[in-house]
RNA sequence: UUCAUCAAGAGUAGCCGAGGGACUGGCCCUAUGAAGCUACGGCAACCAUCACUGAGUGAACGGUGCCAAAUCCAACGGAUGUAAAUCCGGCAGAUGAA
Numbered sequence: 001u002u003c004a005u006c007a008a009g010a011g012u013a014g015c016c017g018a019g020g021g022a023c024u025g026g027c028c029c030u031a032u033g034a035a036g037c038u039a040c041g042g043c044a045a046c047c048a049u050c051a052c053u054g055a056g057u058g059a060a061c062g063g064u065g066c067c068a069a070a071u072c073c074a075a076c077g078g079a080u081g082u083a084a085a086u087c088c089g090g091c092a093g094a095u096g097a098a
Stems, first nucleotide, its partner, number of pairs: 001098006011040005019029003024074003041067003046063002049059004071092001076089005
């Protein structure tokens, strides 16, 4: 840089000790312990592999990823609407593959 996906799913313990949810605004989480590290566990099925099959389904030993809240919501543009709000697209971001 390109392509695909992003409303599903999945956490305990130990160490440590104040932040975290990318950025901005909001709204949340957090001493009943944030982030980080370690151990064990789990989810998922992008790549690889395998089975069945006839272009999909399944398995889950490998490489990644992930395990509060829709990518937590919005932000920019548009549609509907008196409004509240709802919906669509884009930007940005994350992950995988090349």
This is a predicted structure of a 98-nucleotide RNA (SAM riboswitch aptamer (S box leader)) from uncultured Phascolarctobacterium sp. Its mean pLDDT, the model's own confidence on a scale to 100, is 85. NCBI's taxonomy places the organism under Bacteria, Bacillati, Negativicutes, Acidaminococcaceae, Phascolarctobacterium. Rfam family: SAM riboswitch aptamer (S box leader). Rfam links the family to the GO term regulation of gene expression.